[in-house]
RNA sequence: CGGCGCGGUAUGGGAGAGAGGUUGUUCGAUCAGCCCGCCGAAGGCGCAACGUAGCCCGGAAUCGCUCAGGCAGAAGGACCGUACCACUGCA
Repeated sequence: CGGCGCGGUAUGGGAGAGAGGUUGUUCGAUCAGCCCGCCGAAGGCGCAACGUAGCCCGGAAUCGCUCAGGCAGAAGGACCGUACCACUGCA
């Protein structure tokens, strides 16, 4: 000096599941309450191998749970691409 990893910013891509029923002055949309049916890729929770004499404890996810969130569109969205910023651990 350059590269990879970690963190951040911008931008592009990004799945799944009822435009459910009913009530609220109610024809419809929105909002709110209640009821039933679903989704998992914000977040959250849980666990194997392994570590240990053993126990406790630690221990991953796109796996499981479905608290939260979501089920026309919008928004959000794990993750991925590109550009840049920052850091200075590794080879």
Molecule: Glycine riboswitch aptamer
Organism: bacterium